A computed fold for a 354-nucleotide RNA from Aquimonas sp., annotated as Bacterial RNase P class A. RNAcentral holds the sequence, with entries from ENA. Rfam family: Bacterial RNase P class A. By type it is a ribozyme. Rfam's curators write: Ribonuclease P (RNase P) is a ubiquitous endoribonuclease, found in archaea, bacteria and eukarya as well as chloroplasts and mitochondria. It is recorded under the gene name rnpB. The same sequence occurs in records of 3 taxa. The coordinates come from a structure-prediction model, not an experiment, and the mean pLDDT is 80. The source organism's lineage runs through Bacteria, Pseudomonadota, Lysobacterales, Lysobacteraceae and Aquimonas.
RNA sequence: GAAGUGGGCUGGAUCGUCGCGGCAUGGCUUGCCCAUGUCGAGGAAAGUCCGGGCUCCACAGGGCGGGAUGCCAGGUAACGCCUGGGCGGCGUGAGCCGACGGAAAGUGCAACAGAGAACAGACCGCCGAACGGUGUUUCGACACGCGUGGUAAGGGUGAAACGGUGCGGUAAGAGCGCACCGCGGACCUGGCAACAGGGACGGCACGGCAAACCCCAUCCGGAGCAAGACCAAAUAGGAACGCAUUGGCGCGGCCCGCGUUGCGUUCGGGUAGGUUGCUGGAGCCUUGCGGUGACGCAAGGCCAAGAGGAAUGACGGUCCUCGACAGAACCCGGCUUACAGGCCCACUUCGCCC
Numbered sequence: 001g002a003a004g005u006g007g008g009c010u011g012g013a014u015c016g017u018c019g020c021g022g023c024a025u026g027g028c029u030u031g032c033c034c035a036u037g038u039c040g041a042g043g044a045a046a047g048u049c050c051g052g053g054c055u056c057c058a059c060a061g062g063g064c065g066g067g068a069u070g071c072c073a074g075g076u077a078a079c080g081c082c083u084g085g086g087c088g089g090c091g092u093g094a095g096c097c098g099a100c101g102g103a104a105a106g107u108g109c110a111a112c113a114g115a116g117a118a119c120a121g122a123c124c125g126c127c128g129a130a131c132g133g134u135g136u137u138u139c140g141a142c143a144c145g146c147g148u149g150g151u152a153a154g155g156g157u158g159a160a161a162c163g164g165u166g167c168g169g170u171a172a173g174a175g176c177g178c179a180c181c182g183c184g185g186a187c188c189u190g191g192c193a194a195c196a197g198g199g200a201c202g203g204c205a206c207g208g209c210a211a212a213c214c215c216c217a218u219c220c221g222g223a224g225c226a227a228g229a230c231c232a233a234a235u236a237g238g239a240a241c242g243c244a245u246u247g248g249c250g251c252g253g254c255c256c257g258c259g260u261u262g263c264g265u266u267c268g269g270g271u272a273g274g275u276u277g278c279u280g281g282a283g284c285c286u287u288g289c290g291g292u293g294a295c296g297c298a299a300g301g302c303c304a305a306g307a308g309g310a311a312u313g314a315c316g317g318u319c320c321u322c323g324a325c326a327g328a329a330c331c332c333g334g335c336u337u338a339c340a341g342g343c344c345c346a347c348u349u350c351g352c353c354c
Stems, first nucleotide, its partner, number of pairs: 001350010012319007020040008028031001042325001046336002049334005054224004066220005071085005086100001087098004101215002106213002108209002123155002125151003130148003133144004163181006182204001183202002187198004228276004238267006247261005283302008320323001
């Protein structure tokens, strides 16, 4: 210098005028008023995909069913998140990616091609040792590849063909034998563990798919701030008590009685409306300490939107590198998605110079 990898920060600045929402103080003419001061969107406020707080409902405990998660250890209020590690894959590398438990419990699946797709398979090929046949024969045998056959080395099909490579071996072959690699169950060593390494043993059995059913382990009650709580008109209806009862109506042949109707008082539910929940919190900043790290602990400091038809805007001046994606609605931790430009840190590979 070029190309790249990982991580972090930022997301126009400033001034003036007018306007809007919350809060505090003050004012009077007490009005959804006015004045002054102060605060007023984001890194994602988004998707609403996970996890929690909070609230109400349900609930003895357990099981069935259903859902989610799935290498190991740790962090956390919790998680499907994060950190560190292991294994596998990709990259020269910095690094990146991974639904990464079980196929030796059972059931099932494998299109097309192919002879054969799971305790397999002779299509081409190879062989003719053995048995039979035919021919030759010096009677020892040889030839033919014809029949019965042998063979999983080679070719071919396929995503996948029943361990791989090499040597020996054989009629040709074959874990048939051996060496190395792979695999298996024990053992030893290191590690909390996942796992890694090792020397022997076993001749190979146990192919693949669980993002097929399934099995195993762990976790999970439901609904959500339009949750929920409080205050509470008018009108209508309800309950209790009292009064009137000589009244009306109904039941009835009549009386008693019962129901209903009238007046008054009290009570509770509930609608409109109002208040609350509502923003001080698993909070933010700085420093120190512990830890590889996620994170934790301590001290000091700070308070930074809280509406309810819902505010955060408009205009103008100056400057620059001319400004992306986008806007709170109970709160918080994550993940994911969108994003113009700028800045910083660490590291890698290649080239050049000293």